[in-house]
RNA sequence: CUACAAAGCCGGGUUAUCGCCUUCCUGAUCUUCAGGGUGGAGGAAAGUCCGGACAGCAUAGAGCAGCGCACUACCUAACGGGUAGGCCUCUGUUUCGCUCACGCGGGGCAGGGGACAGACAGUGCCACAGAAAAUAACCGUCUGCCGGCCUCCGGCAGAUAAGGGUGAAAAUGUAGUGUAAGAGACUACAGUAUUGGCUGGUGACAGCCAGUAGGGGUAAACCUUGCGUGCUGAAAUGCCAAAUAAGCAGGCGUUUGACGGUGCUCGCCGGAGUCUGUGGGUUGGCAGCUUGAGGUACUGUGUGAGCAGUAUCCCAGAUAAAUGAUAGCCGUUUGUUUCCGGAUUCGUCCGGCGGCAAAAACAGAAUCCGGCUUACAGGUUUUGUGGUUUU
Numbered sequence: 001c002u003a004c005a006a007a008g009c010c011g012g013g014u015u016a017u018c019g020c021c022u023u024c025c026u027g028a029u030c031u032u033c034a035g036g037g038u039g040g041a042g043g044a045a046a047g048u049c050c051g052g053a054c055a056g057c058a059u060a061g062a063g064c065a066g067c068g069c070a071c072u073a074c075c076u077a078a079c080g081g082g083u084a085g086g087c088c089u090c091u092g093u094u095u096c097g098c099u100c101a102c103g104c105g106g107g108g109c110a111g112g113g114g115a116c117a118g119a120c121a122g123u124g125c126c127a128c129a130g131a132a133a134a135u136a137a138c139c140g141u142c143u144g145c146c147g148g149c150c151u152c153c154g155g156c157a158g159a160u161a162a163g164g165g166u167g168a169a170a171a172u173g174u175a176g177u178g179u180a181a182g183a184g185a186c187u188a189c190a191g192u193a194u195u196g197g198c199u200g201g202u203g204a205c206a207g208c209c210a211g212u213a214g215g216g217g218u219a220a221a222c223c224u225u226g227c228g229u230g231c232u233g234a235a236a237u238g239c240c241a242a243a244u245a246a247g248c249a250g251g252c253g254u255u256u257g258a259c260g261g262u263g264c265u266c267g268c269c270g271g272a273g274u275c276u277g278u279g280g281g282u283u284g285g286c287a288g289c290u291u292g293a294g295g296u297a298c299u300g301u302g303u304g305a306g307c308a309g310u311a312u313c314c315c316a317g318a319u320a321a322a323u324g325a326u327a328g329c330c331g332u333u334u335g336u337u338u339c340c341g342g343a344u345u346c347g348u349c350c351g352g353c354g355g356c357a358a359a360a361a362c363a364g365a366a367u368c369c370g371g372c373u374u375a376c377a378g379g380u381u382u383u384g385u386g387g388u389u390u391u
Base pairs, nucleotide, nucleotide: 001387002386003385004384005383006382007381008380009379010378012330013329014328015327016326017325018324020040021039023037024036025035026034027033028032042362046373047372049371050370051369052368053367054233055232056231057230061266062265063264064263066229067228068227069226070225071085072084073083074082075081086116087114088113089112090111091110092109093108094107095106096105097104098103117224118223122222123221124218125217126216138164139163140160141159142158143157144156145155146154147153148152172190173189174188175187176186177185192213193212194211195210196209197208198207199206200205237287238286239285240284247278248277249276250275251274252273259270260269261268294313295312296311297310298309299308300307301306332359333358334357335356336355337354339352340351341350342349343348
């Protein structure tokens, strides 16, 4: 200098004129107008995927169902979120040991990933290949018998998981003893799972010692275990005004309780109305509505996510839905071009000061907040991994 990856930030500024909305002030012909001041769309406002605040109905629980989560500790109002650690695994690099070699195993450093409870509760599944995917004999090896062309081959019976083949995976690995040939059959050292003890740690776990046992994988298969979980959603909800036909018909019901509250059942609570059809009136206004789990700066504290303190600020509230349009200048990017400098393979390329032109991504609040996910032209910062080699 360049490529890739990860994590962030910006994604325009300013002036003028006109226009729109909220709020405050002044005036008037007084909810209407005029003048003036302050303020006015995002990092995702998107998705509606989670969690809450808030409002209403409940709050008496029990059983069943559904849903969510799943290593440990901490943060948070909470979360399926975040931070740190543990364990497992992958990649790169380095080092040690073993091997004829291919390669195998251990340790350190850096970076990435994990949908991380349970396979010894049970039921399933592991294609193809292979004899067989767990009640393992295809080849091969050994023993006995029979036969032959008698180095050897064939047949029958028995033994064998050491060797070979198939495969992602084939009965824990290496070495030795032993055997007819073998085999954890036995021994030594390892390894997997698990039990107990000691030490360290808040803990998950780690190290050491001593036992026991041997198919493996899969729960993002059914399932089991543990913990948690009331419902609805701002068109929630509350209030005011106005108007009509105290509407009509039918079903159920008023303590033998319709209906409502909960996904279902039982129970409990409320309860005089409630449901269906038909007909009429209204479609208006106010609140909720933006002062907050709030922003910014500094200090302290913690590995960190964060927490605490001090100071300071008020930063949209529309309701068919405002927050805009035009012009100039500056900035950014792209293209083109005069000049200057450098290189040159003489095609051209790189850089600098200017000129001209064009462009600007994803995308618009609607009760609010914290997360997650998705989209984003271009510019820029930090870190890591490669490449190039003085440009």

About this RNA: This is a predicted structure of a 391-nucleotide RNA (Bacterial RNase P class A) from a Sphingobacteriales bacterium. Rfam family: Bacterial RNase P class A. The family's RNA type in Rfam is ribozyme.